[in-house]
The part of an RNA shown here (small-subunit ribosomal RNA, 3' major domain) has 490 nucleotides and comes from an uncultured bacterium.
Context: one part of a larger RNA
RNA sequence: UGACGGGGGCUCACACAAGCGGUGGAGCAUGUGGCUUAAUUCGAAGCAACGCGAAGAACCUUAUCCGGGGUUUGACAUGCACGGAUUAGCUUCCCGAAAGGGAGGUGACGCUCUUACGAGUGGAACGUGCACAGGUGUUGCAUGGCUGUCGUCAGCUCGUGCUGUGAAGUGUCGGGUUAAGUCCCUUAACGAGCGAAACCCCUGCCGCUAGUUGCCAGCGGGCCUUCGGGCGCCGGGGACUCUAGCGGGACUGCCGGCGUUAAGCCGGAGGAAGGUGGGGACGACGUCAAGUCAUCAUGACCCUUAUGCCCCGGGCUGCACACGUGCUACAAUGGCGGGGACAGAGCGAAGCAAUCCCGCAAGGGGGAGCAAAUCGCAAAAACCCCGCCCCAGUUCGGAUUGUGGUCUGCAACUCGACCGCAUGAAGCCGGAAUCGCUAGUAAUCGCGCAUCAGCAAUGGCGCGGUGAAUACGUUCCUGAGCCUUGUACA
Numbered sequence: 001u002g003a004c005g006g007g008g009g010c011u012c013a014c015a016c017a018a019g020c021g022g023u024g025g026a027g028c029a030u031g032u033g034g035c036u037u038a039a040u041u042c043g044a045a046g047c048a049a050c051g052c053g054a055a056g057a058a059c060c061u062u063a064u065c066c067g068g069g070g071u072u073u074g075a076c077a078u079g080c081a082c083g084g085a086u087u088a089g090c091u092u093c094c095c096g097a098a099a100g101g102g103a104g105g106u107g108a109c110g111c112u113c114u115u116a117c118g119a120g121u122g123g124a125a126c127g128u129g130c131a132c133a134g135g136u137g138u139u140g141c142a143u144g145g146c147u148g149u150c151g152u153c154a155g156c157u158c159g160u161g162c163u164g165u166g167a168a169g170u171g172u173c174g175g176g177u178u179a180a181g182u183c184c185c186u187u188a189a190c191g192a193g194c195g196a197a198a199c200c201c202c203u204g205c206c207g208c209u210a211g212u213u214g215c216c217a218g219c220g221g222g223c224c225u226u227c228g229g230g231c232g233c234c235g236g237g238g239a240c241u242c243u244a245g246c247g248g249g250a251c252u253g254c255c256g257g258c259g260u261u262a263a264g265c266c267g268g269a270g271g272a273a274g275g276u277g278g279g280g281a282c283g284a285c286g287u288c289a290a291g292u293c294a295u296c297a298u299g300a301c302c303c304u305u306a307u308g309c310c311c312c313g314g315g316c317u318g319c320a321c322a323c324g325u326g327c328u329a330c331a332a333u334g335g336c337g338g339g340g341a342c343a344g345a346g347c348g349a350a351g352c353a354a355u356c357c358c359g360c361a362a363g364g365g366g367g368a369g370c371a372a373a374u375c376g377c378a379a380a381a382a383c384c385c386c387g388c389c390c391c392a393g394u395u396c397g398g399a400u401u402g403u404g405g406u407c408u409g410c411a412a413c414u415c416g417a418c419c420g421c422a423u424g425a426a427g428c429c430g431g432a433a434u435c436g437c438u439a440g441u442a443a444u445c446g447c448g449c450a451u452c453a454g455c456a457a458u459g460g461c462g463c464g465g466u467g468a469a470u471a472c473g474u475u476c477c478u479g480a481g482c483c484u485u486g487u488a489c490a
Stems, first nucleotide, its partner, number of pairs: 001490002003487003007484007015474002019437005026328008034319002042053002065314007074132001078131006089106007109122005134303002137301003143297002145292003148288001150286001155194006161170003174185003200280004205248007215237001219235003222231003251274001254268005330430001334389007346377003351370002356365003396427001401422007443466007
């Protein structure tokens, strides 16, 4: 100087408390351990590994995964030498599961010479040979890059000066204040940098500009009309909504109180909004020899008829078990049937597909329109209205299994999703323990997208609808900041 303490003081944080909903029990999905296996490829390991790399494992993907078949200048790059004018390409046949191997036919391009036939030559390419390629092989304790974490925590430092023999200290301490080393005051310190804040984006109010989206709002027309009206369909309009560009707006600016006349705090007015309005992007010096050599790059080492390369099939999906993360439930604030209403954000040409027809349905037929504020995916669901169920392992719950089908795809046996009928399991609210959340949040309801032929998505990332309860307080648990104290630790 730090680190640590079952030392102290001050102060924060869904840290506790208050409250709401879960996990831990059940079934299933998914990841992991273990076991098994010819193989069940590899990595991730307390928080910070375990719906993680994987935003798509039937083949492919896919890997030193396993079994088998094959190949050696190689699937790919560059260079050199030689070969021959056919190889390349196209095509036929044989062996083969394919990869691959073998045989035959036809037959390119440029330049020079030539009447033509043709001859010579060169590059790509092919073959042979060589130099080399190749490696998801090892080392993240050799590395770059990227990332997690403490932590959006309020800290981490420097220049000069001053103090100290020195390590170092001071500044950065103290009083007050803040979300903040935020600001004020004091002050052997005076300043400065990286962080905090602000500058950036979205959202909340208003205005301007602009109108093939929107509007009978006001006018005219058309169509329908139960004469109330309905339909942007047309003219037309720039009112409104909206769209997207610019600007305004919030600054403790105003008033009162408190405070040191300060920083600021409390209350109030006005305002769409207050005291950082809400959300995002943004992560200081560093810590964990944290993670990644399997994104990529890269040192060293290792394999080079194989640890490279190609192919077929299998495996990554195995199941006595154990754990994590989730989904669906155990019902009446519910389930089922019928009817009615209201979003936002996205996506669409190898695509989205309407009306219509067939099918109980998945789906099929067909194809209007749309490179999309114009057409489509599209129905939003919870919600509201009417009806049934009457507390029951049930009209709850849907696992499991049988059977018949649909779709994608070369192909659904291992191992896809979906639909119909039948079957209807466990489960009556979950031990010890444990998680999330302070407001448009939790809870709950549906919609979209990436990946993608299809899909094991209940995952991930977004979007809107409905919409709470509680916070007395900081003693305690956890983590953190500042000052101080002890130390046999560094």